[in-house]
Predicted 3D model of a 72-nucleotide RNA (transfer RNA) from Candidatus Portnoybacteria bacterium RBG_13_41_18.
The RNAcentral record of the sequence draws on ENA.
Rfam family: tRNA. About the family: Transfer RNA (tRNA) molecules are approximately 80 nucleotides in length. Rfam links the family to the GO term triplet codon-amino acid adaptor activity.
RNA sequence: GCCCCUAUAGUUCAAUGGACAGAACAGCUCCGUCCUAAGGAGUAGAUCUCUGUUCGACUCAGAGUAGGGGCA
Numbered sequence: 001g002c003c004c005c006u007a008u009a010g011u012u013c014a015a016u017g018g019a020c021a022g023a024a025c026a027g028c029u030c031c032g033u034c035c036u037a038a039g040g041a042g043u044a045g046a047u048c049u050c051u052g053u054u055c056g057a058c059u060c061a062g063a064g065u066a067g068g069g070g071c072a
Stems, first nucleotide, its partner, number of pairs: 001071007010025004018055001027043005048064005
């Protein structure tokens, strides 16, 4: 330099172009206990950036950013 893959919550992952973007773990609050834990109830939290296509974009297209892999 060229090609390919990936980017969603603190972490690991879901989500035919169409419902309020869901789950687990973690966090917080409460219950629980003599205390801690287990367990139970509740709660906050995310689509890498910009532009485009579309009635409608996490999803499709273009450019970029970051990470990983391959070739030279």